[in-house]
RNA sequence: CUCAUCCAGAGUGGUCGAGGGCACGGCCCAACGACACCCAGCAACCGGCAGGCGGUGACCACGCCUGACGCGGUGCUAAUUCCGGCGGAGGAGCCAUCCUCCGGCAGAUGAG
Numbered sequence: 001c002u003c004a005u006c007c008a009g010a011g012u013g014g015u016c017g018a019g020g021g022c023a024c025g026g027c028c029c030a031a032c033g034a035c036a037c038c039c040a041g042c043a044a045c046c047g048g049c050a051g052g053c054g055g056u057g058a059c060c061a062c063g064c065c066u067g068a069c070g071c072g073g074u075g076c077u078a079a080u081u082c083c084g085g086c087g088g089a090g091g092a093g094c095c096a097u098c099c100u101c102c103g104g105c106a107g108a109u110g111a112g
Base pairs, nucleotide, nucleotide: 001112002111003110004109005108006107011039013038014037015036019029020028021027024084025083026082040077041076042075045073046072047071049067050066051065052064053063054062081106086103087102088101089100090099091098092097
C1' cells in the first nucleotide's frame, strides 16, 4: 500500500496492588481488587483436512467455492472500535439542543 472483517462470543480461577478504558470531550470500570501477567476460555482470519468447479490429452502445480475440525500460526475475552468530532438525509423540540439512519476520517485484527 491492497483486500476482508469490526452491534455475536469468551471466568464466582490464581498472582500483584493503583490506576485503567492509547490523545481530547463525554461517559464508564476500579480496594466488593480494576489494569497487567499466568491459567482457562472464545472465535474461526491463515495453514493443515475433505469435497466441488476451473485448469490439463490425462495428471500435477495453481486459482476459486463449499464444508468439517480446533492439530499448527495469529487474534480476542467490560461497555458496537464504549460514544462523539467531519459531511448528508429525516424527525422531535421548552429554540439550549436532542434522536434515528447513511457515508467519511481515524483505528484494530488477519491475509497478501